[in-house]
This record gives sequence, C1' cells and structure tokens, in this order.
RNA sequence: ACCCGAAAAUGGCAAACCCGUCGAAAGACGGGGACGCAAAGCUAAGGUUUUGUAAAAGAAUAAGUUGGUCAA
Repeated sequence: ACCCGAAAAUGGCAAACCCGUCGAAAGACGGGGACGCAAAGCUAAGGUUUUGUAAAAGAAUAAGUUGGUCAA
C1' cells in the first nucleotide's frame, strides 16, 4: 500500500420498581430505571386473557351477588 472481515460495527427496544398525570378499574402516558429481547420491530387474520361504573335486579341491615356498555 492492497484485500478480507464489511450489505458489519458505531445502535434500537425495554421488565420489575419509584415519581407524576389520566381512568371506576384493568391499565395507559411522561420521567427515572434495567430484568432481558436479534427481534421484546411493523402489519393482517384467528384465538386467548383481564377489568367491570351506572341503571335494573337481588339481599335484608347488608352475598365484595346477578347484570353490565365503553374498554384493556
């Protein structure tokens, strides 16, 4: 000096938990944080799971019961 490495790397997302906001709740969002993920990226279809206000009913001084849209 040339070639290979190399369509590479230099990066991405982000659990639990904490703080704040919203919500009846499941939970979501923002900030911190870092269990972890080569997909813990995107999309479609199918399936599953979770919460359950109010009315009404029920109960009978009280079954945290039935019911239940929106939703996650």